[in-house]
Context: one part of a larger RNA
């Protein structure tokens, strides 16, 4: 020098960051993913009108249900994991891709059902049966269709082995949905393009040979089956190989890179925030659903551990925010807002958002300021020392005189971040798009930041003085008692122990402790 430090002493501010490195321990309690009525049926409720007081009827319309998107983002963690996991550089003639934009063509005919609603029930409870009715952009069936896919046959081209483009044919097979009636937002096929993610390799990527031999789906072949593809992925058969001292195979230890320390550099260490990839998600497994999961707040099984229970049975998963308890030397608030960014639905309007953006806390760390400035000697008082009628430091320090007011206190103004969308108004034309203009949105926050007014006022401390190593002296101690990072000091005059006065260094810090260079 450096730290996500931590402890001792001390402590005005203020900006900007930074804050469970240990127990991937266990978790009360609140939130943290919903949203669409322009997708469909339909209900409590409310108000209003007319009543024969029984209702009837018009508007409106939550909640809960079907359906659609989205939940695979976003946040959080660093268990495992020496791996194509990751860095970097290639391919895929072995491949997917929802939303999104480009370009064509369609968007026809019909049918059964099921929730919810209604009756009826079983359970302590989570739930959960039967029966009766009905929708829908939910399901199914035709019909049409091509540069889709299957198969056969065939023309040109072109290469990287198997192939790949352009064309032209024949046969089978696969669609679609509509709300609202001006438009607008949807739907379905195909082509492509943009984005993401999958596989496949060349190089690189920590210790230990007191780990010396390892593999039987092992290694390759044939062929089927799986899959979005390629492949012992997977199974049947066949063959006997694969890998290894250029270190297999075993053990231990780790998330890896951008980057960060340190250093002239080559090194050497470290992977806190911040980006990017990766694995996880109580522990092991398994699929479903979907463009995408083998899915943190989804589903099933098993295991622990925690809970409720009427003893028959259930629930649950903060390594999201925050907060408890545990462990520890050690790490913060059960806090406000969606104002902006960005994200999901939605035509919108907005609604949801513990991502975000703020605000508490804490000298943990870097920056900045402030604790006065000038002038004052009879060099005052005290204190210390000394060669003591006296000198010498402390010290221009102080008292006093004069400014000045950064902070701070009072008291008064007072933001940038706000650009929009929507909504009025004008214009332009392709008539629903464009643009202009008003107006309307502030969590921080009455905060930043301005201005006034009194008034040095409200603000300095830690280590250290033996030598490395900047800074001496006197008193107490007497190998005690006690320093101490190394050499050492201390047994009666200790610049080394402990007070004192003085002095070096650093400063709102200053030392010690760990750890890297």
């Nucleotide at each position: 020098g450096a730290u996500g430090a931590a402890c001792g002493c001390u402590a005005g501010c203020g900006g900007c960051a930074g804050g469970c490195c240990u127990a991937a321990c266990a978790c009360a309690u609140g939130c943290a993913a919903g949203u669409c009525g322009a997708g469909g049926g339909g209900u409590a409720u409310a108000a209003g009108u007319c009543u024969u007081c029984g209702g009837a009827u018009u508007u409106a319309g939550a909640g809960a249900c079907c359906g659609g998107c989205g939940c695979a983002c976003g946040g959080g963690u660093g268990c495992g994991u020496a791996a194509c996991g990751c860095g970097u550089a290639u391919g895929c003639a072995a491949u997917c891709u929802g939303c999104c934009u480009u370009a064509c063509a369609c968007u026809a005919a019909g049918g059964g059902a099921u929730a919810g609603c209604c009756c009826a029930g079983a359970g302590a409870a989570a739930u959960u049966u039967g029966g009766a009715u009905u929708a829908a952009u939910a399901c199914c069936u035709u019909a049409u269709a091509g540069u889709a896919u299957a198969u056969g046959a065939u023309g040109g081209g072109g290469a990287c082995a198997u192939c790949c483009c352009c064309g032209a044919c024949a046969u089978a097979u696969u669609a679609a949905a509509g709300u609202u009636c001006c438009a607008a937002c949807g739907g379905u096929g195909u082509a492509a393009g943009a984005u993401g993610a999958g596989c496949a390799u060349g190089c690189g990527u920590c210790c230990c040979a007191u780990u010396a031999g390892u593999u039987a789906g092992u290694u390759g072949g044939u062929g089927u089956g799986g899959u979005a593809a390629c492949g012992g992925c997977a199974c049947a058969c066949c063959a006997a190989g694969a890998c290894a001292a250029u270190g297999a195979u075993g053990g231990g230890u780790a998330g890896g890179g951008g980057u960060c320390c340190u250093g002239a550099g080559a090194g050497g260490g470290a992977g806190a925030u911040c980006c990017c990839c990766c694995a996880c998600a109580c522990u092991g497994g398994u699929a479903c659903u979907g463009a995408g999961a083998c899915a943190c707040g989804g589903a099933c099984c098993a295991g622990a551990c925690u809970c409720c229970u009427a003893c028959g049975g259930g629930a649950g998963g903060c390594a999201g925010c925050a907060g408890u308890g545990a462990g520890g030397a050690a790490u913060a608030u059960u806090g406000g807002u969606c104002a902006a960014u960005g994200g999901g639905c939605g035509c919108a309007a907005g609604c949801c958002u513990g991502a975000g953006c703020c605000a508490g806390c804490c000298a943990u760390g870097c920056c900045g300021c402030g604790u006065g400035c000038a002038g004052g000697a009879u060099g005052a008082c005290g204190c210390a020392u000394c060669u003591a009628u006296g000198g010498u430091g402390u010290g221009u320090a102080a008292a006093c005189u004069g400014c000045u007011u950064u902070u701070g206190u009072a008291c008064g103004g007072g933001a940038a971040g706000a650009a929009a969308c929507c909504c009025u108004g004008c214009c332009a034309c392709g008539u629903g798009u464009g643009g202009c203009a008003g107006a309307u949105u502030g969590a921080c926050g009455g905060u930043a930041c301005c201005g006034u007014a009194a008034g040095a006022a409200u603000a300095a401390g830690g280590a250290u003085c033996g030598g490395c190593u900047a800074a001496c002296u006197c008193c107490g101690u007497g190998c005690c008692a006690g320093c101490a990072g190394c050499c050492g000091c201390g047994g009666u005059a200790a610049u080394a122990c402990g007070g004192a006065g003085g002095a070096u260094c650093c400063a709102a810090g200053c030392g010690u402790u760990a750890u890297c260079c």
A computed fold for a 517-nucleotide part of an RNA from an uncultured bacterium, annotated as small-subunit ribosomal RNA, 5' domain.
The coordinates come from a structure-prediction model, not an experiment, and the mean pLDDT is 85.